[in-house]
């Protein structure tokens, strides 16, 4: 400097244009079970999708910029 990935609850992660409320798993909290703890079993809270534009009737989804992370070429 130039190519290509990746960025979604606290952590990992599903979704690839539309079932009005973004799902799961772990961990958190509450309640049940327990003599009590773990385990286990029922709920509850938690992310409008890295920031800004643009396309569309309609974007976490597609397109540029940016700003972080990786990787490869020079």
């Nucleotide at each position: 400097g130039c190519u290509c990935c990746c960025a979604u609850c606290g952590u990992c992660u599903a979704g690839c244009g539309g079932c009005a409320u973004a799902g799961g798993a772990c961990a958190u909290u509450g309640c049940c079970c327990u003599c009590u703890c773990a385990a286990g079993g029922c709920a509850a809270a938690g992310a409008c999708c890295g920031g800004g534009g643009g396309u569309u009737c309609g974007a976490a989804u597609c397109c540029c910029c940016c700003u972080g992370g990786g990787a490869g070429c020079g």
A computed fold for a 74-nucleotide RNA from Deltaproteobacteria bacterium CG07_land_8_20_14_0_80_38_7, annotated as transfer RNA. Its mean pLDDT, the model's own confidence on a scale to 100, is 81. Rfam family: tRNA. Gene Ontology term of the family: triplet codon-amino acid adaptor activity. The sequence is in RNAcentral, with records from ENA.